[in-house]
RNA sequence: ACUUCAUCCAGAGCAGCUGAGGGGUCCGGCCCUGCGACGCUGCGGCAACCACCGACUUCGGUCGGCAGGUGCCAAAUCCGGCCCGCCGCGAGCGGGAAAGAUGAGGA
Numbered sequence: 001a002c003u004u005c006a007u008c009c010a011g012a013g014c015a016g017c018u019g020a021g022g023g024g025u026c027c028g029g030c031c032c033u034g035c036g037a038c039g040c041u042g043c044g045g046c047a048a049c050c051a052c053c054g055a056c057u058u059c060g061g062u063c064g065g066c067a068g069g070u071g072c073c074a075a076a077u078c079c080g081g082c083c084c085g086c087c088g089c090g091a092g093c094g095g096g097a098a099a100g101a102u103g104a105g106g107a
Stems, first nucleotide, its partner, number of pairs: 002106007013043005021032003026081004044073003049069002052065005077099001082096005
């Protein structure tokens, strides 16, 4: 890199270093950013996918606990792009897909 399944409107920041772009890519918006973003490091924190423990079980799982392995800590995955539906036709609303992220498997 490929593939399967689940989740993605909740939650959680300070310090040091660095120094110009960043929010994955393209396009259109919008936003963050020399009052120092992004990134890296340290510490802190959030959450509970997996593991582990307990109870129950129709043996498929369910619930609770814990915090060992991951993950995460601006904005819904920041919003839209493709398809469908609704509508007060508005630069409107909703659903889905695609793509992506994370986890646990598979070959």